[in-house]
Parts: sequence; C1' cells; structure tokens
RNA sequence: GGCCACGUGGCGCAAUAGACUAGCGCACCGGACUUCUAAUUCGGAGGUUGUGGGUUCGAGUCCCACCGUGGUCG
Repeated sequence: GGCCACGUGGCGCAAUAGACUAGCGCACCGGACUUCUAAUUCGGAGGUUGUGGGUUCGAGUCCCACCGUGGUCG
C1' cells in the first nucleotide's frame, strides 16, 4: 500500500432486504427485606449509534470520504 470485518450508555452485546419510541446483561444510584452486610426484589439515571457529508417522507441500518481497531496479502 491492496482487500475484508468491526466501531452503539462505564463494560460486554442486540436491533441490518430502511418505519424501532435504540433494547438486554453486568456495573452504578434509590426503596423494600435484614440487627448490619450480602443475597433477593422493585424502581431509576445513563447512549442520539467513531467523525463529516450524501440518498430518502424516514438511516444505527444504504452510499462516499476520513479516523481508529483487528485480520489477511504483498
């Protein structure tokens, strides 16, 4: 340098022939229970989906460029 895959809350992952109000688990915060803690249980906050553009009535999902990570070829 060429090619391929991936980049979504603190962490690990879902949602893809475009209609989904972006969900799940862990962690975190609060309540209940307990003498206290843990466990259990109920509730809550937290993302605008790597960055910028484009297509579209509508994009996390499609297209382009760039950035990053991993793999592969030379």